[in-house]
RNA sequence: GCAGUUUUAGCUUAGGUGGUAAAGCGUUUGCUUAGUAAGCAAAAGAUCAUCAGUUCGAAUCUGGUAAACUGCU
Numbered sequence: 001g002c003a004g005u006u007u008u009a010g011c012u013u014a015g016g017u018g019g020u021a022a023a024g025c026g027u028u029u030g031c032u033u034a035g036u037a038a039g040c041a042a043a044a045g046a047u048c049a050u051c052a053g054u055u056c057g058a059a060u061c062u063g064g065u066a067a068a069c070u071g072c073u
Stems, first nucleotide, its partner, number of pairs: 001072007010025004019056001027043005049065005
């Protein structure tokens, strides 16, 4: 330099072919306990890396940029 893959909640990951983003762990609150842990119930938390484009509508399609990883020269 060229090609490819990945980027979604604090962490690990889902999300068929475009239609209001989900789970586990963690956090907070309540119940339970003499108390802690465990258990049960509830809540908060993501502008979907970023900037544009297409579309009535984009995490999803297209292009640019950035970062991580892999291969080739």
This is a predicted structure of a 73-nucleotide RNA (transfer RNA) from Asbolus verrucosus. Its mean pLDDT, the model's own confidence on a scale to 100, is 81. Rfam family: tRNA. Its family is annotated with triplet codon-amino acid adaptor activity in the Gene Ontology. The source organism's lineage runs through Eukaryota, Eumetazoa, Polyphaga, Cucujiformia and Asbolus.